[in-house]
């Protein structure tokens, strides 16, 4: 250099194909319960300008385009 994947919560990931209803889920992390304490269950509750910039569009995590990180492959 040239393709192809990836990129969404503190992690790991689903949702993207076929645009739409408040962005989900497990752990994780706070609080209340339970317990002499912890831990374990058990209720709740916080947390995301969806990698960034532009387009199209009544509407964009979803469709274009660049550009950025990260991965494999050819050269």
């Nucleotide at each position: 250099g040239c393709g192809c994947c990836c990129g969404u919560a503190g992690c790991u990931c689903a949702g993207c194909u076929u645009g739409g209803a408040u962005a989900g889920a497990g752990c994780a992390c706070u609080g209340g319960c339970c317990u002499u304490c912890u831990a374990a269950g058990u209720c709740a509750g916080g947390g995301g300008u969806c990698g960034a910039a532009g387009g199209u569009u009544c509407a964009a995590a979803u469709c274009c385009u660049u550009c950025c990180g990260g991965g494999c492959g050819c050269g």
Background
The RNA shown here (transfer RNA) has 75 nucleotides and comes from Candidatus Woesearchaeota archaeon CG10_big_fil_rev_8_21_14_0_10_34_12. Rfam family: tRNA. Taxonomically the source falls in Candidatus Woesearchaeota (Archaea, Nanobdellati).